[in-house]
């Protein structure tokens, strides 16, 4: 000094589902119950691919489970965009 976009940070956008019921508390504070949601996290699935002589193993998601979490607002929020410096690669 250029490229890339791997993890982080900053800004912006960002869905779904009872402001449910009972008891309790100074207080959605705590306990219980019923019905729901998927986009923190976590678990599961492999046609193709890779490994193996075989048995079989490994590998994904916004799919799936709903353990955790959540069901007014706020907060959180996968993911996306821009920026930033770090890593990596080149000159």
């Nucleotide at each position: 000094u250029g490229a890339c976009a791997g993890a982080g940070c900053u800004u912006u956008g960002g869905a779904g589902a009872a402001a449910c019921c009972c008891a309790u508390u100074g207080a959605g504070u705590u306990g219980g119950g019923u019905g729901c949601c998927g986009a923190a996290g976590g678990g599961g699935c492999a046609a193709a691919g890779c490994g193996g002589a075989a048995a079989c193993g490994c590998c994904a998601a916004u799919c799936u489970c709903u353990c955790a979490g959540g069901c007014a607002a706020a907060a959180g929020g996968a993911c996306a965009a821009a920026g930033u410096g770090c890593a990596u690669c080149g000159c």

A computed fold for a 91-nucleotide RNA, annotated as Glycine riboswitch aptamer. The coordinates come from a structure-prediction model, not an experiment, and the mean pLDDT is 76. It was read from a public genome assembly, where an Rfam model found it.